The RNA shown here (c-di-GMP-I riboswitch aptamer) has 72 nucleotides and comes from a soil metagenome. The coordinates come from a structure-prediction model, not an experiment, and the mean pLDDT is 89.

[in-house]
RNA sequence: AACGGGCAAAUCCGCCGUGAGGCGGAGACGCAAAGCCACGGGGCUUCCGCGGAAGUCAGCCGGGUCACCGAA
Numbered sequence: 001a002a003c004g005g006g007c008a009a010a011u012c013c014g015c016c017g018u019g020a021g022g023c024g025g026a027g028a029c030g031c032a033a034a035g036c037c038a039c040g041g042g043g044c045u046u047c048c049g050c051g052g053a054a055g056u057c058a059g060c061c062g063g064g065u066c067a068c069c070g071a072a
Base pairs, nucleotide, nucleotide: 006031007030011026012025013024014023015022016021029059035065036064037063039062040061041060042057043056044055045054046053047052048051
């Protein structure tokens, strides 16, 4: 190269949430793990008050784990 394909950003609509954001539909910026996991770092949100607590983001980075194809 590579078969079958897969996921789905922004944005829009609806719903949930105080919020970050999540879910469903439309839509494709991109992705060889853009499958999954909140363990570490970091971004963001809420609450209490100077230092904490809770939450959220896996398509921010690291790590863990399962995995299609095949010059391997």